[in-house]
RNA sequence: GCCGGGGUAGCUCAGUGGUAGAGCAACAGGCUCAUAACCUGGAGGUCGCGAGUCCGAUCCUCGCCCCCGGCA
Numbered sequence: 001g002c003c004g005g006g007g008u009a010g011c012u013c014a015g016u017g018g019u020a021g022a023g024c025a026a027c028a029g030g031c032u033c034a035u036a037a038c039c040u041g042g043a044g045g046u047c048g049c050g051a052g053u054c055c056g057a058u059c060c061u062c063g064c065c066c067c068c069g070g071c072a
Base pairs, nucleotide, nucleotide: 001071002070003069004068005067006066007065010024011023012022013021018055027041028040029039030038048064049063050062051061052060
């Protein structure tokens, strides 16, 4: 340099055009003499950055950045 995959909550990942979700973690409450475990709850997001298409973009198109793999 070229090709492919990926970037979404603190972490691991879903979501492929129509209000962004789960598990774990953290926090609060319950239970307990107490801690853990267990049960309940509600928070937590410029969806890597910018532009375009569209009535509408996490999703489609283009450019850029970063990570992983392959070829040279």
A computed fold for a 72-nucleotide RNA from a Methanobacteriota archaeon, annotated as transfer RNA. The coordinates come from a structure-prediction model, not an experiment, and the mean pLDDT is 85. It matches the Rfam family "tRNA". By type it is a transfer RNA. The RNAcentral record of the sequence draws on ENA.